[in-house]
């Protein structure tokens, strides 16, 4: 220098190809359960989807540039 791949709640992932309310687990908060704890259970909580721009009625999703991690080629 060239190519591929990953980036989404505190943590780990799905959703992206085929645009249309962002989902699950865990964590956290409050209650129930217990003599107390654990387990279980009910409700609640939290992500402007790495950044910016473009396309579109509408973008996590498509396009471009950039930033960061990993891998390969030279």
């Nucleotide at each position: 220098g060239g190519g591929c791949u990953c980036g989404u709640a505190g943590u780990g992932a799905a959703g992206c190809c085929u645009g249309g309310c962002a989902u699950c687990a865990u964590g956290c908060g409050u209650g129930c359960u217990u003599g107390g704890g654990g387990u279980g259970u009910a409700c609640g909580u939290g992500a402007u989807c790495g950044u910016g721009a473009g396309u579109u009625c509408a973008a996590a999703u498509c396009u471009c540039a950039c930033c960061g991690g990993g891998c390969c080629c030279a």
The RNA shown here (transfer RNA) has 74 nucleotides and comes from a Candidatus Kariarchaeaceae archaeon. Its Rfam family is "tRNA". From the family's description: Transfer RNA (tRNA) molecules are approximately 80 nucleotides in length. Lineage of the source: Archaea > Promethearchaeati > Candidatus Kariarchaeia > Candidatus Kariarchaeales > Candidatus Kariarchaeaceae.